[in-house]
Model confidence (mean pLDDT): 79 of 100. A computed fold for a 108-nucleotide RNA from an uncultured Alphaproteobacteria bacterium, annotated as Glycine riboswitch aptamer.
RNA sequence: GCGACUCUCGCGGGAGAGAUCGGGGCUUCGUUCUUACAGGAUGGGGACCUCGGAGCCGAAGGCGCAACCGCCCCGGAAACGCUCAGGCAAAAGGACCGCGACGAGCUG
Numbered sequence: 001g002c003g004a005c006u007c008u009c010g011c012g013g014g015a016g017a018g019a020u021c022g023g024g025g026c027u028u029c030g031u032u033c034u035u036a037c038a039g040g041a042u043g044g045g046g047a048c049c050u051c052g053g054a055g056c057c058g059a060a061g062g063c064g065c066a067a068c069c070g071c072c073c074c075g076g077a078a079a080c081g082c083u084c085a086g087g088c089a090a091a092a093g094g095a096c097c098g099c100g101a102c103g104a105g106c107u108g
Stems, first nucleotide, its partner, number of pairs: 002108002005105003008101006020053006026046008055088003061084001062082003068076003
């Protein structure tokens, strides 16, 4: 000096599963009562907030087994499994993949 790999950052792609049921609040539309300012009743909507129930998903994270690997005491280890967490319209998130970069680490 160059290249590969890892981390960090940016961009792009990125699956699965009920727009679920019920209660309360908020908001909106219609009808109606009334003292027509406010308030009450009733029906419909909301991809809004909150509480609870059942169902479901797995690709943040977490946990478990293990092929395999190692410095072989012991340790590392999945896209497999569990669903604690998270998620089940959109948005957000999202393992993983690709491209880029001023860097840090490691290595040829």